[in-house]
Context: one part of a larger RNA
Molecule: small-subunit ribosomal RNA, 3' major domain
Organism: metagenome
């Protein structure tokens, strides 16, 4: 100079604490790990792996096994030669299918002939050079990521101290979300970071006006304007600042959001791509069928549903946002108890499409394993798709399992949050309790920093680098 202490001092983070909703008990979903298996393909593994990579495993995917095939290859580029009814089609035998095998039919380009006549190119087939590898190595790598942490911090240039490692700055006093600013000071300045520029949400004017009755509001999209501690009091010597006020739709960073500095973890990724080495070359490369990733004595994560009256059941009434639609969304009517079928107005969409649902109102339950809960199972059906057996997703109609609030211990979360409804989108033939949004209803509680993580400065101690 770090670094580290069950060493002081300052100060901060839903870190404690206060509070609410939960996990850990139960089914079941989904991920893992163990087991197993012909194969259960591979990678993530403390926080910072585990509904992760996977914005979808029935074939396909697909990288795994088992069985069948191919061998300049499914794809590239070139180098020598060849065959001319080639190249390309291709009935029919074989076959699970890929793949072999083959009777007919049969050509383009350029020159050139009487002429598919000759040369050449393309195409074919042989050969060699190589293609090809989700094979190893993330401890050979770029590039992308996470984490510390949106934490307030790394650092540099001249000075000046020091023999020097190295220090000054960047410390001290105050103050702040902040190395944020202000005083003071052998320091003076500057850079990466901080905010500040950017998006957005609330307020308002201006302009526009497809859609639509109507653009006055609403709204839409596009340009301003407005917030700056500007103002007024108070407190700090004084300054930055803090306290209160006033106006204001909004007050002191006004809410979110994109934005992650020097650098740490030989984190992570050779299966995203890209790449060195190294290995394979009739195979560790292709192709094809069926089978695996979906196994299950068991363990842990993440989640859903639940154990009920602040409820459940049945009939009625209301009110959304934000995305999506032509190989699509698809009213209205008509059948069906339904899943869903016919059948198609409309819509390339502000124009057509999709009941929001807690909610509210009436009324049954009456505290029970119940008119809770819905697991399993059985039967009958519906949709996708060549194909739902292994292994979909929905309906009916039976059946009704565990569960009465969850030990130790743990996790979110400080305001339109948190709880709690419901909807939409990517992935998508099909399949969401998951993800990414969007809106509807909306709380409680923070006295405080003494403990518990983690983190930031100063200082001390070290036999440690």
């Nucleotide at each position: 100079u770090g670094a580290c202490g069950g060493g002081g001092g300052c100060c901060c983070g839903c870190a404690c604490a206060a509070g609410c909703a939960g996990c850990g008990g139960a089914g079941c979903g989904u991920g893992u790990g163990g087991u197993u298996u012909a194969a259960u393909u591979c990678g993530a593994u403390g926080c910072a792996a585990c509904a992760c990579g996977a914005a979808a495993a029935a074939c396909c995917u697909u990288a795994c096994c088992a069985a069948g095939g191919c061998u300049u290859g499914a794809c590239a580029u070139g180098u020598u030669g060849g065959a001319a009814g080639u190249a390309g089609u291709g009935a029919c035998c074989u076959g699970a299918a890929a793949g072999g095998g083959a009777a007919g039919c049969g050509a383009c380009c350029u020159g050139u002939u009487a002429a598919g006549u000759c040369a050449g190119g393309a195409g074919c087939c042989a050969u060699c050079a190589c293609a090809g590898g989700u094979g190893c190595u993330g401890c050979a790598u770029g590039g992308c990521u996470g984490u510390c942490g949106u934490c307030a911090g790394c650092u540099c240039g001249u000075g000046c101290c020091g023999u020097g490692a190295g220090g000054u700055g960047u410390c001290g006093g105050g103050u702040u979300a902040a190395g944020u600013c202000c005083c003071u000071c052998a320091a003076c300045g500057a850079g990466c970071g901080c905010a500040a520029c950017c998006c957005u949400c609330g307020u308002u004017g201006c302009u526009a006006g497809u859609u639509a009755u109507a653009u006055u509001c609403u709204c839409u999209a596009g340009c301003g304007a407005g917030a700056c501690u500007g103002c007024c009091c108070c407190g700090c010597a004084a300054a930055a600042c803090g306290g209160g006020g006033a106006g204001g739709a909004a007050g002191g960073u006004g809410g979110g959001g994109a934005u992650g500095a020097c650098g740490u973890c030989a984190a992570g990724u050779c299966a995203g791509c890209a790449u060195g080495g190294c290995c394979u070359u009739u195979a560790u490369g292709c192709c094809u069928u069926g089978g695996g990733c979906u196994a299950c004595a068991c363990a842990c994560a993440c989640g859903c549903u639940a154990c009920a009256a602040u409820g459940g059941g049945u009939a009625g009434a209301a009110c959304a946002g934000u995305a999506g639609g032509u190989c699509g969304c698809a009213a209205u009517g008509g059948c069906g108890c339904g899943a869903g079928c016919c059948g198609g107005a409309g819509c390339u969409a502000a124009u057509c499409c999709a009941c929001a649902a807690a909610u509210c109102u009436a009324u049954c339950c009456c505290c029970a394993g119940u008119a809770c809960a819905g697991a399993u199972u059985g039967c009958a059906g519906g949709c996708u798709g060549a194909a739902a057996c292994c292994c979909g997703c929905c309906u009916g109609c039976a059946u009704g399992a565990a569960g009465c609030c969850g030990g130790a211990g743990u996790u979110g979360c400080u305001a339109g949050u948190a709880a709690c409804c419901g909807c939409a989108u990517a992935u998508c033939a099909g399949c969401a309790u998951g993800u990414u949004g969007c809106g509807g209803u909306g709380a409680a509680u923070a006295c405080g920093u003494u403990c518990u993580c983690g983190g930031g400065c100063c200082u001390u101690g070290u036999a440690c680098a």